The RNA shown here (SAM riboswitch aptamer (S box leader)) has 97 nucleotides. It matches the Rfam family "SAM riboswitch aptamer (S box leader)". Gene Ontology term of the family: regulation of gene expression. Its mean pLDDT, the model's own confidence on a scale to 100, is 76.
RNA sequence: CCCUUAUUCAGAGUGAUGGAGAUACAAAGGAUCUGUGAAGUCACGGCAACCCCGAUACGGAAGGUGCCAACCUGAGCGAGUAAUCGAACAAUAAGAG
Numbered sequence: 001c002c003c004u005u006a007u008u009c010a011g012a013g014u015g016a017u018g019g020a021g022a023u024a025c026a027a028a029g030g031a032u033c034u035g036u037g038a039a040g041u042c043a044c045g046g047c048a049a050c051c052c053c054g055a056u057a058c059g060g061a062a063g064g065u066g067c068c069a070a071c072c073u074g075a076g077c078g079a080g081u082a083a084u085c086g087a088a089c090a091a092u093a094a095g096a097g
Stems, first nucleotide, its partner, number of pairs: 001097001003095006013044005021033003028073003045068003049065003052060003077086003
């Protein structure tokens, strides 16, 4: 990088650095966060989704990943009279190449 499968529920922040953006999910818009300091990086702490560990309706956090403000509207494609559902796209994990 690509393929398959599962999930996209919930949970959990401080400091340093940095210096203007950020809020995954077509374009775009709304709304929100942000110089009382955004993204990113580092340290420490935490969460417990997958792997994992245990005495397995549950618990744990040593280890591998991941994560630690909250969101809404939304075109197009397939099914459907419609409501709506699904796929696709995106993120994470496990496995295969």